This is a predicted structure of a 264-nucleotide RNA (Bacterial large signal recognition particle RNA) from a Bacillota bacterium.
Rfam family: Bacterial large signal recognition particle RNA. It is annotated as a non-coding RNA gene.
The source organism's lineage runs through Bacteria, Bacillati and Bacillota.

[in-house]
RNA sequence: CCGUGCUAGGCGGGGAGCUAGCGGUUCCCUGUACCCGAAAUCCGCUCUACGCGGGGCUGAACCCCUGCCCGAGGCCCUCUCCUGUGAGGCAGGCCCUCCAUGGGUGGCGAGGAAGGCUGGGCCCUGCGCGAUGGAGGCCGACAAACCCCGCCAGGCCCGGGAGGGAGCAACGGUAAGUCGGUACCUCCACUGCCGUGGGGGAACCUGGUCAGAGCCAGCCAGGUGGGUACCGCUCGUAGGAGUUGGUCGACGGCAGGUGCACGG
Numbered sequence: 001c002c003g004u005g006c007u008a009g010g011c012g013g014g015g016a017g018c019u020a021g022c023g024g025u026u027c028c029c030u031g032u033a034c035c036c037g038a039a040a041u042c043c044g045c046u047c048u049a050c051g052c053g054g055g056g057c058u059g060a061a062c063c064c065c066u067g068c069c070c071g072a073g074g075c076c077c078u079c080u081c082c083u084g085u086g087a088g089g090c091a092g093g094c095c096c097u098c099c100a101u102g103g104g105u106g107g108c109g110a111g112g113a114a115g116g117c118u119g120g121g122c123c124c125u126g127c128g129c130g131a132u133g134g135a136g137g138c139c140g141a142c143a144a145a146c147c148c149c150g151c152c153a154g155g156c157c158c159g160g161g162a163g164g165g166a167g168c169a170a171c172g173g174u175a176a177g178u179c180g181g182u183a184c185c186u187c188c189a190c191u192g193c194c195g196u197g198g199g200g201g202a203a204c205c206u207g208g209u210c211a212g213a214g215c216c217a218g219c220c221a222g223g224u225g226g227g228u229a230c231c232g233c234u235c236g237u238a239g240g241a242g243u244u245g246g247u248c249g250a251c252g253g254c255a256g257g258u259g260c261a262c263g264g
Base pairs, nucleotide, nucleotide: 001264002263003262004261005260006259009058010057011056012030013029014028015027016026020046021045022044023043024042034055035054036053037052064257065256066255067254068253069252073248074247075246076245079242080241081240082239083238084237085236086235087234088233090232092231093230095227096226097225099223101221103220104219105218106216107215108214115210116209117208118207119206120205121204123199124198125197126196127195128194129192130191132189133188134187135186136185137184138181139180140179141178142177148173149172150171156165157164158163
């Protein structure tokens, strides 16, 4: 070096999830890599754990092992933005409202502004008169089994008698009360473009007078306070897009490494 037969190894790997941890079943990525059986409120293991049970193929290199590179994809974190949702009147905007200012605008003002002085009204109250309502008086009707009145049949009581007495019903009447009437009287309440006396004076209305230039705040404006919650803001929460850093990492690429026996 060639040939034959073997052995280790290989016949997929990775991320998430689960788990005390590891592997598998599950989901996802990679991309094609033997077969059968069981596995989620599960199967098998125990840190040299990278599955378990049975069968098959390949086999020392394109295929196995190690390191580096690339990097599909997953996970964690930072920050930004978007969409929804809950809470909060909270810098601001929109809108509503109150107040104040008097810059603008408008109005009033020498046919006299604001202000001062003064009279009246308005306001309170006594009395008179009137109206209204109520109560009482007044008038009428009704009105008491007995405990109201009169008269008291019958009956009852006293008496020798003459006579006397109490007294129910009926009849007549009256009281409280009930109903009705309202001309008149009294009281109370309320009231009046009414009369008269007193009081009060802040505002308002109105008259007179003094004096002589301002006054009002409708609208705009900017401002104070309150409200609303559409936008915005703050805090929370769900989803999405991007971004920063980290971690694992398939496929692929490069480099290196790895046997035994026999014969020629």